[in-house]
RNA sequence: AUGAAGCCGACGGAAGAAGGGAAAGCUUUUCCCUACCGAAGAAGCAAGCCACGGGCUACCCGACCUGGUGGCGAAACUCUCAGGUAACAGGACCGGAGGCUGACA
Repeated sequence: AUGAAGCCGACGGAAGAAGGGAAAGCUUUUCCCUACCGAAGAAGCAAGCCACGGGCUACCCGACCUGGUGGCGAAACUCUCAGGUAACAGGACCGGAGGCUGACA
């Protein structure tokens, strides 16, 4: 500054899945039983990488082999702790006014 990338972000869009019983209560709340959903959050790991161990060698180092142990390691996958299964609310993700910051020139 005619502002890359990054961060925050009003606002908008945004799925899935149930009933029964009881108590209170003023149209909602709590509890119990069974069932269900995945897109708040949390949790798990594949390839791969690293380290250790083992093998190979007369021995050591290196290289190579091994996938035995440990660590790191993604998600919209998995799980269903949490959350949810009328509406409201929430909601990953998408868009996004604006703000912060500031690369290059």